[in-house]
Molecule: c-di-GMP-I riboswitch aptamer
Organism: Ornithinibacillus californiensis
RNA sequence: UAUAGAAAAAGGCAAACCUGUUGAAAAAUAGGGACGCAAAGUCACGGGUCUAAAGCAUGAGUAUCAUGUAAGACGGCUGGACUGCCAUA
Repeated sequence: UAUAGAAAAAGGCAAACCUGUUGAAAAAUAGGGACGCAAAGUCACGGGUCUAAAGCAUGAGUAUCAUGUAAGACGGCUGGACUGCCAUA
């Protein structure tokens, strides 16, 4: 530096679901739990997806309502960037 990572060792992470907490929500977090993962480590930079309380826009028309919208989220959807264990070459 490379690998459609086969076998092995040391370890690591932890989906669904359940419980507590936070949040308007998406979701996050702690514990339990393992479907999976060789980057399921880090970064919302591109695409994608989710949410819409507040704000903003538009319409209605007035104790407000409806629709749209990301500055809110998802890295276990994907591309990219950075870093890393073991093995093999």